Predicted 3D model of a 127-nucleotide RNA (FMN riboswitch aptamer (RFN element)) from Eubacterium ventriosum.
Order: sequence, then structure tokens, then C1' cells
RNA sequence: AAAAUUCUUCGGGGCAGGGUGAAAUUCCCUACCGGCUGUGAUUGCGAAUGCAUAAGUCAGCGAGCCAAUGGCAUGAUAUGGUGUGAAUCCAUAACCGACAGUAAAGUCUGGAUGAGAGAAGACAGGA
Repeated sequence: AAAAUUCUUCGGGGCAGGGUGAAAUUCCCUACCGGCUGUGAUUGCGAAUGCAUAAGUCAGCGAGCCAAUGGCAUGAUAUGGUGUGAAUCCAUAACCGACAGUAAAGUCUGGAUGAGAGAAGACAGGA
């Protein structure tokens, strides 16, 4: 110096407007949302080494549920542009979202004042 230890705190967003109907934030038109780590040709700062920032659908991680040797959660992206290089940039058009309840739910209510990927800090440690 790095790692280990113990503890604390933090740690998920979203149907506005309209239609039908006895009843729908569940159907239909339209609208809205995107956890954590990594990667990253973005953007900002800096004289510079750099620092911060950038993916729902690229690689991985995370609760839980059911009819439980199993299954669901674990799902979903193309086209064009620029360029040496694009799965990440720009443009356009798409697509995805557990379970229980209820007029059929990514967005309401509930398990959940829970759990948790992980983030920050303190303690401590030691060549």
C1' cells in the first nucleotide's frame, strides 16, 4: 500500500387526455417508464497524464412466484447515416416488461415499513 473484519447510511420509474360499458388507470385510441456492474467512437472540464458523464432490448447481476426432478421471473432491435472501426453515437421506425386481486394491468392495489444487485462512508488492518 492492497486485501480481510465489523458497522452505518443509501439503494425503481411510469396511463395526462379520450372511447365503449352497469363496472376498465386492466379492453380500444393515445400517453408514459427504464434498477445495478461492465463495455463504449458521446458530451463537459483540464496545459497535460486525466477527471466526470453516456445502453430497457450487447455481456453479466438482482426480489419473488407457480400446477414444483419442472416452469415463469431470465423479456425485447432493426434500418439508414458518419467513420479505419458502431451492439453503445446521430436519425427513423419497432419491440419488451413475474406473481396475487380486480372487467383481462410494465404503470392501480397487495406480499413489500420486506428482500436485494450494488453505491458511499466509518472502523480496523498490515509490508